A computed fold for a 1448-nucleotide RNA from a Candidatus Methanomethylophilaceae archaeon, annotated as small-subunit ribosomal RNA. NCBI's taxonomy places the organism under Archaea, Methanobacteriati, Thermoplasmatota, Thermoplasmata, Methanomethylophilaceae. The RNAcentral record of the sequence draws on ENA and SILVA. Its mean pLDDT, the model's own confidence on a scale to 100, is 87.

[in-house]
RNA sequence: GGAGAGUUCGAUCCUGGCUCAGAACGAACGCUGGCGGCGCGUCUUAAGCAUGCAAGUCGGGCGGCAGCCGCAGCGAUGCGGCGAGAGCGGCGGACGGGUGAGUAACGCGUGGACAACCGACCCCCCGGUCCGGGAUAGCCGCGGGAAACUGCGGGUAAUACCGGGUGCGAGCGGCGGGGCGCAGGCCCCGCCGGGGAAAGCCGCUGCGGCGGCGCCGGGGGACGGGUCCGCGUCCCAUCAGCUUGACGGCGGGGUGAAGGCCCACCGUGGCGACGACGGGUAGCCGGCCUGAGAGGGUGGACGGCCACAUUGGGACUGAGAACGGCCCAGACUCCUACGGGAGGCAGCAGCUAAGGAUCUUCCGCAAUGGGCGAAAGCCUGACGGAGCGACGCCGCGUGGACGAUGGAGGCCGUGAGGUUGUAAAGUCCUUUUCCGCGGGUGGAAGUACCGCGCCAGGGAAUGGGCGCGGGGUGACGUGACCGCGGGAAGAAGCCCCGGCUAACUACGUGCCAGCAGCCGCGGUAACACGUAGGGGGCGAGCGUUGUUCGGAAUCAUUGGGCGUAAAGGGCGCGUAGGCGGCCCCGGGAGCCCGGCGUGAAAUCCACAGGCCCAACCUGUGGGGGUCGCCGGGGACUCCGGGGCUGGAGUCCAGGAGGCGGCUCCGGAAUUCCCGGUGUAGGGGUGAAAUCUGUAGAUAUCGGGAAGAACACCGGUGGCGAAGGCGGGGGCCGAGCCAUGGACUGACGCUGAGGCGCGAAGGUGCGGGGAGCGAACAGGUUUAGAUACCCUGGUAGUCCGCACAGUAAACGAUGUGCACCAGGUGGCGGGGGGCUGACCCCCGGUACCGCAGCGAACGCAGUAAGUGCACCGCCUGGGGAGUAUGCCCGCAAGGGUGAAACUCAAAGGAAUUGACGGGGGCCCGCACAAGCGGUGGAGCAUGUGGUUUAAUUCGAUGAUACGCGAGGAACCUUACCAGGGCUUGACAUGCGCCGGAGCCCGGCCGAGAGGCCGGGGCCCUUCGGGGCCGGCGCACAGGUGCUGCAUGGCUGUCGUCAGCUCGUGCUGUGAAGUGUUGGGUUAAGUCCCGCAACGAGCGCAACCCCUGCCGCCAGUUGCCACCAGGUGAAGCUGGGCACUCUGGCGGGACCGCCGGCGACAAGCCGGAGGAAGGCGGGGACGACGUCAAGUCAUCACGGCCCUUAUGUCCUGGGCCACACACGUGCUACAAUGGCCGGUACAGAGCGAGGCGGAGCCGGAAGGCCGAGCGGACCGCAGAAAGCCGGCCACAGUACGGACUGGGGUCUGCAACCCGACCCCACGAAGUUGGAAUCGCUAGUAAUCGCGCAUCAGCAUGGCGCGGUGAAUACGUUCCCGGGCCUUGUACACACCGCCCGUCACACCAUCCGAGUCGGGGGCACCCGAAGUCGCCUGGCCAACCGCGAGGGG
Repeated sequence: GGAGAGUUCGAUCCUGGCUCAGAACGAACGCUGGCGGCGCGUCUUAAGCAUGCAAGUCGGGCGGCAGCCGCAGCGAUGCGGCGAGAGCGGCGGACGGGUGAGUAACGCGUGGACAACCGACCCCCCGGUCCGGGAUAGCCGCGGGAAACUGCGGGUAAUACCGGGUGCGAGCGGCGGGGCGCAGGCCCCGCCGGGGAAAGCCGCUGCGGCGGCGCCGGGGGACGGGUCCGCGUCCCAUCAGCUUGACGGCGGGGUGAAGGCCCACCGUGGCGACGACGGGUAGCCGGCCUGAGAGGGUGGACGGCCACAUUGGGACUGAGAACGGCCCAGACUCCUACGGGAGGCAGCAGCUAAGGAUCUUCCGCAAUGGGCGAAAGCCUGACGGAGCGACGCCGCGUGGACGAUGGAGGCCGUGAGGUUGUAAAGUCCUUUUCCGCGGGUGGAAGUACCGCGCCAGGGAAUGGGCGCGGGGUGACGUGACCGCGGGAAGAAGCCCCGGCUAACUACGUGCCAGCAGCCGCGGUAACACGUAGGGGGCGAGCGUUGUUCGGAAUCAUUGGGCGUAAAGGGCGCGUAGGCGGCCCCGGGAGCCCGGCGUGAAAUCCACAGGCCCAACCUGUGGGGGUCGCCGGGGACUCCGGGGCUGGAGUCCAGGAGGCGGCUCCGGAAUUCCCGGUGUAGGGGUGAAAUCUGUAGAUAUCGGGAAGAACACCGGUGGCGAAGGCGGGGGCCGAGCCAUGGACUGACGCUGAGGCGCGAAGGUGCGGGGAGCGAACAGGUUUAGAUACCCUGGUAGUCCGCACAGUAAACGAUGUGCACCAGGUGGCGGGGGGCUGACCCCCGGUACCGCAGCGAACGCAGUAAGUGCACCGCCUGGGGAGUAUGCCCGCAAGGGUGAAACUCAAAGGAAUUGACGGGGGCCCGCACAAGCGGUGGAGCAUGUGGUUUAAUUCGAUGAUACGCGAGGAACCUUACCAGGGCUUGACAUGCGCCGGAGCCCGGCCGAGAGGCCGGGGCCCUUCGGGGCCGGCGCACAGGUGCUGCAUGGCUGUCGUCAGCUCGUGCUGUGAAGUGUUGGGUUAAGUCCCGCAACGAGCGCAACCCCUGCCGCCAGUUGCCACCAGGUGAAGCUGGGCACUCUGGCGGGACCGCCGGCGACAAGCCGGAGGAAGGCGGGGACGACGUCAAGUCAUCACGGCCCUUAUGUCCUGGGCCACACACGUGCUACAAUGGCCGGUACAGAGCGAGGCGGAGCCGGAAGGCCGAGCGGACCGCAGAAAGCCGGCCACAGUACGGACUGGGGUCUGCAACCCGACCCCACGAAGUUGGAAUCGCUAGUAAUCGCGCAUCAGCAUGGCGCGGUGAAUACGUUCCCGGGCCUUGUACACACCGCCCGUCACACCAUCCGAGUCGGGGGCACCCGAAGUCGCCUGGCCAACCGCGAGGGG
C1' cells in the first nucleotide's frame, strides 16, 4: 500500500472504444446566504492611462539667504539667535516593489572549476593623514524664450578639483634562492630600479593635546557578484542535411576576468538519425495537484534564479546599471503664442477597454525590514493593518428537553386507514451567536536619556564596553477576552429520487412541451418531461460548466499486444546499432558496500508546543539526487591479453531435384494454304440467332506453313529466399542433404537506413502473332441487359532490351538458436540384418494427437508450447490509404501519409433459432391418377365500393366475406328524423309529503304521454310499517373509447410429433448432452447403441357412437309354435324364441403358423374370425406463435357523457344500386323432362303444440275436432328407384328469372319489406377464358327426410338415412410440415438485411481562375544617437617651459 460499473448480441465469451462514480482549482455561472478565524483575489490586452502617493537623506562637508524672534535705538540701523526653499559636496537612487513579453539558452536545476576575476558600505590587522594652488554653482547685474529652459559678465566656499613632498606594503621590471602542482603554471623569501596617497569635521581640554566620526596605502575575513565545464531540461522527420568568424593556429586589440569576444595573417576544418539545421510552443526550479506506486499534469500565492520596464538602439556616471537617470529613432497621448516642448502604473490605490471573471483612489510607520544621519530624526503604497468578494480551508450557530386520544392542513388510499410526525401547538429550560451598556491582557522591546555597579585604557575630562533599575511611544481598536441586561428571540438552503447511484407515489402532458453524463425517456394509465406530497444526499452552502490526474493494463519501465479481433515488412543480401560459446590472467567503467560533502528555507512526514478546538502558526527530528569526492569488494556485464573446439565455416570422397541462364532438337493438337474424295448442310445453344456453306463448306485423305503450349507420367511428390519452376539433349552457374576424415579457431545471430530480386496486369522501342482474347461489333436472353450464353475480334498473351514495384505477394503465422509425450504416411540419404520380413539414424514433407497455450476456432518438435536475441508493426469505426507536402516514375501510378467533421459503436470466435432458387431422409388429397364442381348465365346470400338524414357496429390473406345472425315488416335495433322525460325504462338507501296497489271510464295526441272523473286497502306496540305516487339527496344508466391495459372464450400453425424438466456429465460461457446415431412406426411408437439416468406436458390407451356374439329385461316393440279372427292386418288370446329396444359383458393381443429382420422392435404372408394389425367415426388440440379475434355475449382497469353519449315513442333505415368479389341454389337437358302406377328408411319433433279421419276448395288452404306429453297418436306421401306411357334435340313438353292478374296463411300491421297457391308471361342460359376448389369408401357424386331459430319467413346451418362409384404409377415438380446437416453480414429473424445514383435542406473538409495578408532566409541601398580609431579647426585657471610687470 492497489475496489469498479454502464453500453455492441436473441443470448455468450473475447477484443475494443465511449461514458460514469473520486480528488483537485487563483475559477466562472445559477439558486440561496447568519457569524468568526486563517488564506487567496485581471489566468484575458507586456492594451492605453486622469489624479495622488511609491527614494531620499546629511547644516556634525561648504558658501549662503528669504523670513521670524530677542536686545538696543525715536527711526534709519546695529548686535545676537533660529533658519525654509534652492545650490555645491557626500552616501543612497543597481536594494526594496512589479510583471512573464522575450528566451529551448549554461536560461534554469544539480554537481564541479577559476592556475582567468571583482566588490562601495561591514568586521579584524598593519602603516599613514605633510606643504601648497587655481577654479565653479549658488548669489549679483544684463539678456533670449509662450513654455521647457538658457546666454553673457562679475565675485565666492568646501570632505569639490589640482600640484609638490613622504611612502611600510601592494603593483611593475630585473637578479638570486626555496617550495608545490595533472597543467599553460602557482606560492614564498632576499636585493636593486622606477613610478604612484590623503580631508577634514565635532566634542573635551590643563591649549600641550586627548577622544570620536571620517580620509589614504596595504593584508585578511564575511557576504555579494562575474566567468567556464559535466549531466538533466517540451512537440514536429510532412524540418535531413547545417556552417565562412564558420573550426583551429600565431600575433594583437578589448575586459575586472579566460575565450574567435573582436581584428590581421595562415590552415580547412566544425556540427548532424545518440536528431544538427529549421518550425511550433514555453520563463526555469523548490514545489503544487493527482496517483498504490511508477508516472501524468502544472509552475497562481510563498521562496531561489533569470528576463523585461511604451517599442528598438546606445553609451554616460558609478564599487556595481539603470521601472519612477540620460541620448537617439518609432508609434501613441498631452501642452503650445506653431518657433518648440512634455510624458511612459508589468510600484500602491484607481480609470477605460477587453472578458465568463478578479477588490479600497483606506489607516499607520506602533511592529519587522531598508536608505541617510554622530544623533534627535526624516523618508519608506517594502511592510503592519483595516475594507470589499462564501473565491478556498477551518470552526460555530439557526435552539434544548418533554410533548399522542397521533390536532388542523397537505398528499396517498383496496375508504379501513396510511403518511408528513414528536414534527407542530403546548410546558419547562438555555443564551453560544445577536442587540444594548460597561470593563479590558498582550502585540512595547529597547534605544536616546537618567541613576547605580563593574571593566579596559589613560595624567584628566568628554568618550568606550558589560550588567541592573527607571523611562515616553499602538495604525489595527468601539480589537480579542470578560461582565451585566434583553429575549427562542434576527439566522436554511440547494441538488437529486429509470439503471449506473442512496431515494416513489399522485396528477398534468400525449414523440407535444420537454429531459439527457452514457445507456436512453415522451406517440393516453411516464417511478425518466412539468407540478405536488413524500423520500435521499450535502449543508451556509448546493448544483452546473471548464480544466488536470485517476479509474485507463486505453502507449503497458513497473504493466499490453500482432494466425482469424487493429497489427509480421512480398523476399533476400547486408551497413550502423543491439546481443553474443568454454577456460585462465590483468584492469575495476557498469554493479555492490562504507565514509565525507552537498541536495537553501518554506512545503511533506512523525512527535511536541501556541491561538478554547480546528484551519493557521512555532519547535525538534526524519525523508528527498540519475550528484561529487575518498576507501573497499570482486560474482556477473564490460575493456585488454592468452588459450580451447562444441557455435560458425573450408576442403576431399558421394547423392536427389519442373533451381537459374544460354543453346539445339521432338511429337501430338489447333489454325491457315494447296490438292483429292464427297454433298447439303455445318456451327452454336436451355432453346435459338448472328456466323459459315452449291463460288462446294462440315466430314475425310495427302502435302505444306506458322506460332504457342508441352497430354499420359503427375502424386497434400520434388526444387527455390520469395515471386515462382513441368517435352528431350548439351554447356555454364547456384543452393541443399547424409556419412567419414582433415583444417580455421567465435570468424556468430539479428539487422534501422541502403542495395538487389520480385506473379499478373501495365508502359517505351524493336520483333513475332497459331490459338486464346480486355476494348469493340453483331446475335440471343431480358421490363431493360452497356452482363452472364453465342459468332467475330484489337491491344495483350510470345521473344529481346529498358521501365514499373504492386497483390488474399497467405501458413493472412518475421528471422535465428535451445528445450518440452507419442503415432502414421510418403520424398532424399546412411547404418544394421541369416541380407527377407524388419530394426535404427539424419534432412525435408503431410496428417493425427498428449502436456501446455488460446476468447474460441484451433496450434501442438514444421508451435500459436517454454525461453533468449534482434527487427518490423498495432492503439475504436467512418472520413481514408483520401487531401496536402516531399521522394520515385515516360505515363498509369507507387512510397510516406493527416485533419476538420461524424458515430456508440465498428469487430473476432462460438451458441440457439430462423432462412436458402444448399444437401440427405420422411410425411400430408401437397402434386400426380381420377370423379364432381367454382370462374360464364339467372336468382339467393355475404362483402367491398358508392349512395343516403341513416343505409348501426364488428369480422379483412391463409385463419373476414350463407361470418357474429340458430330467423331485421313493428319489436329486435345498437343507426336516422321528429315528438317527449330528467331520481330517470332498471337497483339500493335516506328525508319530507300524499295515497293502497289496482280497476273502470271520458277528452287531446301518431304514440310516448298529458288532463279529468268514478270505485276502492292491509298490519300496527299507534310512534309507525308494508306497497304505490310526488318532491329532494346519494346515485342509476351508457351497444360511448381503449381487444395495444385485461379475464374468459375462440381461430390458426396442427392430430403436426413435437415441447421441456431434475440430477449427472461436457463447455470460461451462451449452451450442449439426454432428444443425436442404426433400425422401426401413424407417432420422441418401440428396439438396439450411447455420459447419461430418469421424469413431465404431448402421441397412444382409458370415454362415446358404430360393426359380431352372449347374458339380463319384454311394452307401446316382435310373432317361430298353439288358439281365435279379418276384406286385409300381431287384430286378439298367448308367448319373449327371433327382430328390435337398452343395460351389462365377451371379442383383436402380431395371440397362432411361415418368412424377413440382429435371437430385438417390427414388417410381409397365411389360418381362424363379424372384424384384423391403430376395424370405421367422434370427443380430446403439448410448449408456444400470430400485441390474431372479441370492451357489441359476459366480466373487468382506466378515460369520457350526466335535462344527455341516458331513457320512452311514432315513422324511416339496417332490404339503397353504375359497379366488383366470395359462398350458394337452379339450370343449360334424353343416364333427361312430364303423366300415371307402385315399393323401401333413419333420425327427430309435438300441449297457447303435432293435429288423424271426415267434409269444402283445382291448389295454397279452410271447417271440424278423434288421438297423442308419445317404441302406442300425429307431423309423415320419403325421394331417387321400379313398372307403364308421352316428348326426339328444338332455346324445346329443357330452363325457370322477370312481369301481370287472382288468391291463401301468419301477424296490431305484409307500401317501403313475408312466405305460399293458381292462371298468364316466359328472360339469360346450348357445359363456361386465365385461373381455381372438394374428395381415397359406404367416401365422392346423387336422392329425399328431420331439427334448431321461429307468429310467419331457409337455396343457409345442424343432423338423418337411400342409391352408390372412379383412381393413386409414383414423390421429379407446386404448397405445407417433421428430423439430421451446411452457409449466413438475418434475430422485427428473407415480407430480413443491404448498396449506389438522383432530388431538397443544412454542417464540416478538400479542390478551385485567382486575389489579399503575415513570417522567415539571402544579397544590396539609405541610415539617428553613440563607442572606438584616424585627420583637422577652435578652446583650456590650477601643472610644465619661456617671458613681462609687481612685491619680498